[in-house]
RNA sequence: CCCUGCGGGAGAGGCCAGACGCCGCCGAUUGGCGUUGGCGCCGAAGGAGCAACUGCCCCGGAAUCUCUCAGGCGAAAGGACCGUCGGG
Numbered sequence: 001c002c003c004u005g006c007g008g009g010a011g012a013g014g015c016c017a018g019a020c021g022c023c024g025c026c027g028a029u030u031g032g033c034g035u036u037g038g039c040g041c042c043g044a045a046g047g048a049g050c051a052a053c054u055g056c057c058c059c060g061g062a063a064u065c066u067c068u069c070a071g072g073c074g075a076a077a078g079g080a081c082c083g084u085c086g087g088g
Stems, first nucleotide, its partner, number of pairs: 001088003005084004013039001015038003019035005040073003046069001047067003053060001
């Protein structure tokens, strides 16, 4: 440094809309979930950007900083990073 197991691990709408599918309830009005779209928001998968460094230019150039393409915004899952058993 890499892999596996275990423990910890933040942020942000359980927002809105119609259609379709599934499920449920009913005398009727209707409810839930998924997919899709819209607006708002978050940074800690991944990705991108740069300061010092140089006489100058190009190139190079870190992060928990910045961006938000990707990802995410109830719980769960995921999760940078930290600790630890074992292996390479």
The RNA shown here (Glycine riboswitch aptamer) has 88 nucleotides and comes from a marine sediment metagenome. Its mean pLDDT, the model's own confidence on a scale to 100, is 77. The RNAcentral record of the sequence draws on MGnify.